[in-house]
Formats: sequence, structure tokens, C1' cells
RNA sequence: GCAGAGAACCGGGCGAUCGCGCGUUCCGACCUGGGGCGACCCGGCGGAACGGGAGGAAAGUCCGGGCACCGAAGGGCAGGAUGCUGGGCAACGCCCAGGGGGAGCGAUCCCACGGAAAGUGCCACAGAAAACAGACCGCCUUGGGGCUUGAGUUCCAGGGUAAGGGUGAAACGGCGGGGUAAGAGCCCACCGCGCGUCCGGCGACGGGCGUGGCAUGGUAAACCCCAUCCGGUGCAAGGUCACAUAGGAACGAACGAGAUGGCCCGUCUCAUUUGACGUUCGGGUAGGCUGCAUGAGGCAGGGGGUAACUCUUGUCCCAGAGAGAUGAUCGCCCCUUCGACCCUCAGCUUCUGGGGGACGAAGGACAGAACCCGGCUUACAGGUUCUCUGCUUGC
Repeated sequence: GCAGAGAACCGGGCGAUCGCGCGUUCCGACCUGGGGCGACCCGGCGGAACGGGAGGAAAGUCCGGGCACCGAAGGGCAGGAUGCUGGGCAACGCCCAGGGGGAGCGAUCCCACGGAAAGUGCCACAGAAAACAGACCGCCUUGGGGCUUGAGUUCCAGGGUAAGGGUGAAACGGCGGGGUAAGAGCCCACCGCGCGUCCGGCGACGGGCGUGGCAUGGUAAACCCCAUCCGGUGCAAGGUCACAUAGGAACGAACGAGAUGGCCCGUCUCAUUUGACGUUCGGGUAGGCUGCAUGAGGCAGGGGGUAACUCUUGUCCCAGAGAGAUGAUCGCCCCUUCGACCCUCAGCUUCUGGGGGACGAAGGACAGAACCCGGCUUACAGGUUCUCUGCUUGC
């Protein structure tokens, strides 16, 4: 200098003018409201001052929760999810660290990573043959016939073979040697695999030694088996106040109905008389307040831990709308691209490249909280910083 890998951050800034919403304090001669004997208080309305006011993803609604409600939230089945090991966390399908496998020269990255000897299914086409699977081309050999001086060559019938070639994603271990008529774990060494044992590790696993039949695929994001986990519904959850209507009508019954996403068991409630419960029909209402932001919270220091994270000390309050606030205008600055100008440096010196200055034009990403958190996934113009890897060159 070039090319890469990993991590973190910013993503427009400043000023002026006007505007919106929330909170706190103060003022008001205002009131249609509530309380009070009254002074006055609460609330409303208006005004002033001060303080705060969208995100790293607010998106997706994919996971996990907090919270609320459902009399049992108990048991079971169905169903669903996860799937190497150990840790973290409120929890998770997330995160961290390892193990194994794979990609890469490497830094690093990826894995839907339990079980194929419980069973079933599938492996198209090609190929001789796709799982207790086989002989297309071949190799060797026995007998017979033809050609030939002979070596040999060819045809028919039989036997042996799976090392070589071909097909395929994959062909009953790989490679080297011996052996054989030709071959084959037939035999041997090494690798691989199984078994036994020892060592290291919490563990997944790794390593050593010995031994052996020298040997029967793949696929489970196919069904399935195994282990672990899962109550449901959800802020349109709930609570409360006011108004209005028709406290309407009919039907229902205990071997019944109802309650909890489905089913079963269990448990509880329930008519006969007003009501209550369920179903159907019909009518009214859709308003206000609350839930609603102090949190598994942020920031800084210190301790523990490889890390994820955790403990402790201090400090801060950092949106709360309700058809939905956080905006509009102007000016200057900043960043990027293009155009042409000036200066400077280097070189292969009519030229090319780097850096700086000033001018003009255009552009400035993805994108808006809605009960709140922890994750994952997706989108993102441009810019900054740190660490590491490879290549080239110089000292």
C1' cells in the first nucleotide's frame, strides 16, 4: 500500500421566529361543576415561568415473560416446541464457553448436532446391481470346432472371479505389498471400524495400549422412538363512574345444563317461587376516568468470572398521545457525488494518480412509541474508531 475478518459508535449540527403535548410552581376580577355555615378547597377555563418530549431497529408479530382475568390453574390424552455438553438469565427456540463435523492459506464463519441393531417408508433417471442388492465391458481356465508352418487367433458349451473399466449423489472399507490359473482381507504393515482396558476432562469427547470378525449403505426440516418443556385468554386484558333501554319475550333440566382453546376423568355452580345460569329472538348504549409508566430501569466507579453475566457503592427520572402530540419556516455550517479552476507531491513527464483550497449544481439512508420488558429476524445513503489475518514493497 492492497485485499479481507471481527467488534463498537454516529447517522445531520447550531441559531432565530412561530407552533404542539405532558409535568411542576405561580397568577386570574372568569364558572356551568362538587364540598363547606363561612373563610376557602378540589376541579374546569385562561395566562406566565421552568423542565422533559420517538428508534437502533419504534418494523415483523416470530419466541419468552411481567401484569390482568378465568373457582380449581388438579390428573391424563391429543397437540405443539426444543434436541451435542456445560453455564447465564425472570424465562426462552435467546446469549456465552467448549466438543464434534464442514468451508477457508488465514483471521474467522456455518450446522434443523439425540436414535437407522424397535418398526414402516423412500433412494428418480442411469446402471449388471441401490441392501443379507449383482455380472454390462472385462480377467483366468476346461472341453470341442475352424484358420494358421508356427506363435497365435476366432466361435460354441461349462467353471472361477469382483482387483480393473463403465453408470450414478452414493456400489459389501482405503492404500502399499505378498499370494493366486486369474482374483478377493486370502495373508501382512499402516489407516479406518468394533470390543476390552488405562489416562485426562463436571461433561460432550480426546489420547495411549491390547485384541479381533478382517466386516451388510444413505435418509428421521420422512412417519416414528427417546429425553426435556408447555393451563388458557389477552390492554380490544381488567377496574370504576355516568347515561339509556323493555330489571323485555320464549325455551331448557340432574343418566341434565354450565364453567376452564379440543377430548376424557375429577371438582364446583344451578331451575321448580321472584330472581340467577345457558340458548334464541328483540331493544338500548358504544361516553368519561383509570389501567398508563419507578422499571427483571439508565449511567459512572469498584469486586468476581475466559465470557455471557453477576455483586456492591453512588447518581439520575430520560415521552405518555387518544384518530392519536414531539412540528413548520429562514439562515449558516457539516457529509457524499458530479463538473471545471488553482496550488503541491510522486511517476513511465503532450499524461496519470494522491493530497489541499475555493466555486456551481444535486443529494443527505431505513424509517414514527400506543401496557411494558428480554431476544431473534428483516431494512439501512453515508461516515468514524479499534483489534486481527493474508499478500506485496521498503527500511
Molecule: Bacterial RNase P class A
Organism: Candidatus Latescibacterota bacterium